This is a predicted structure of a 424-nucleotide RNA (Bacterial RNase P class A) from a Phycisphaerae bacterium. It was read from a public genome assembly, where an Rfam model found it. The source organism's lineage runs through Bacteria, Pseudomonadati, Planctomycetota and Phycisphaerae. Its Rfam family is "Bacterial RNase P class A". The family's RNA type in Rfam is ribozyme. About the family: Ribonuclease P (RNase P) is a ubiquitous endoribonuclease, found in archaea, bacteria and eukarya as well as chloroplasts and mitochondria. Its mean pLDDT, the model's own confidence on a scale to 100, is 76.

RNA sequence: AGAGCGGGCCAGACGGCCGCUCGACGCGCAGGCGUCGGGAGGAAAGUCCGAACUGGGCAGGGCACGGCGAUGGCUAACGGCCACCGGCAGCGAUGCCAGGGACAGUGCCACAGAGAAUGAACCGCCGAUGGGGUCGGCGUGCGGAUCGAUACACGUGAUCGAUCGGGCGACGACUCACAGGCAAGGGUGAAAAGGUGCGGUAAGAGCGCACCGCGCGGCCGGCGACGGCCGCGGCAUGGCAAACCCCGCCGCCAGCAAGCCCAAAUAGGCAGCGAAUCCGACUUGAGCGGAUGCGACGCGGCCCGCGUCGCGUGAGUUGCGGGUAGGGUGCUCGAGCCGGCGAGCAAUCGCCGGCCCAGAUAGAUGGCCGUCCGCGCCGGGCAACCGGCGUCGACAGAAUUCGGCUUACCGGCCCGCUCUGCAU
Numbered sequence: 001a002g003a004g005c006g007g008g009c010c011a012g013a014c015g016g017c018c019g020c021u022c023g024a025c026g027c028g029c030a031g032g033c034g035u036c037g038g039g040a041g042g043a044a045a046g047u048c049c050g051a052a053c054u055g056g057g058c059a060g061g062g063c064a065c066g067g068c069g070a071u072g073g074c075u076a077a078c079g080g081c082c083a084c085c086g087g088c089a090g091c092g093a094u095g096c097c098a099g100g101g102a103c104a105g106u107g108c109c110a111c112a113g114a115g116a117a118u119g120a121a122c123c124g125c126c127g128a129u130g131g132g133g134u135c136g137g138c139g140u141g142c143g144g145a146u147c148g149a150u151a152c153a154c155g156u157g158a159u160c161g162a163u164c165g166g167g168c169g170a171c172g173a174c175u176c177a178c179a180g181g182c183a184a185g186g187g188u189g190a191a192a193a194g195g196u197g198c199g200g201u202a203a204g205a206g207c208g209c210a211c212c213g214c215g216c217g218g219c220c221g222g223c224g225a226c227g228g229c230c231g232c233g234g235c236a237u238g239g240c241a242a243a244c245c246c247c248g249c250c251g252c253c254a255g256c257a258a259g260c261c262c263a264a265a266u267a268g269g270c271a272g273c274g275a276a277u278c279c280g281a282c283u284u285g286a287g288c289g290g291a292u293g294c295g296a297c298g299c300g301g302c303c304c305g306c307g308u309c310g311c312g313u314g315a316g317u318u319g320c321g322g323g324u325a326g327g328g329u330g331c332u333c334g335a336g337c338c339g340g341c342g343a344g345c346a347a348u349c350g351c352c353g354g355c356c357c358a359g360a361u362a363g364a365u366g367g368c369c370g371u372c373c374g375c376g377c378c379g380g381g382c383a384a385c386c387g388g389c390g391u392c393g394a395c396a397g398a399a400u401u402c403g404g405c406u407u408a409c410c411g412g413c414c415c416g417c418u419c420u421g422c423a424u
Stems, first nucleotide, its partner, number of pairs: 001420010012372007020039008041395001045406002048404005053255004065251005071083004085099001086097004100246002105244002107240003122186002124182003129179002131176006138169003142165001144164007151156002194212006213235001214233008259329004269320005276292005293311007336355008373393002375390006
């Protein structure tokens, strides 16, 4: 210098003007006004995990359901974090991994391929062994052919020898690839029945051996996951559990629109007043009967009297309770933030000191202007730089709170580390 890896931080700055919201104080009868102070984020987001808090449920335990899964630690807890182990990727810094169990059982393995599992054979290799064919020599047996000899009944394989022929037999060579052997090679696939090499074989193969892998045992190191060394076993039985399932651990349900308090109007609920009381039987009530009384009507000129009917509903009013609008509370001081010291590799924890840091409710935290900063473009200049222009300055935005994870993001700064090249 180039290329990269990991981590931390910032999230334009300043000023002026006009606004919004909360708190304190002051003023005002009040609407409100004034002064001072606070006022979004690293993710406030997704709502994916874990908790606090609240209400409901609940003896304990189990079933069911859901989640998690190497080891040690941190933590209120966690599926988070730290450290370490193992595997994979990278030359490396470093990154990624739901990382228990596949001989408990059930199931699945698309396409391709011969075969996707209690062991497959398409091409291929071999064809040792068995079988077929050709050839060779050998053996054997046959008078079938020729020649010679012998015999006699003299032309006849009747007998013998030689040669030939075909037959049979075992052997050898070559061949076929039929039975059969093999799984080395090719091919398919995400995955093909441990890998590489040597020996071996008809060809092959853990068939034998060496190394690697795997399994088992022992010793050593480590809290542990695990690692190292030695020995033994030739070692067929694949993958998928983010398929059901098995094992272990954790988990009741709902959520601040939780929950609690105050509480208008209207409607509805309950009780009382309003209005006749008493008696009787029935458990009460409703109702019935009777007596008395009251009212209305009729008879009647009026009264008494008699008769009939009614004696209730509703309005109104008072109180209570639920509850809506609305208001308050929960609510923002908290597993808080900053600094220092200490323990620890670290996550984290302890001690001391300091600080108060949004609480809106249809949802405040904004807008305009100027200067500067950064970025882009244009022009000038060898360059440093100068000038101009820019609807250029991200993602986004609290709603009970906290710990995480994940996702989005213009640009910039800082720290540590790795690889390569060059110079000293």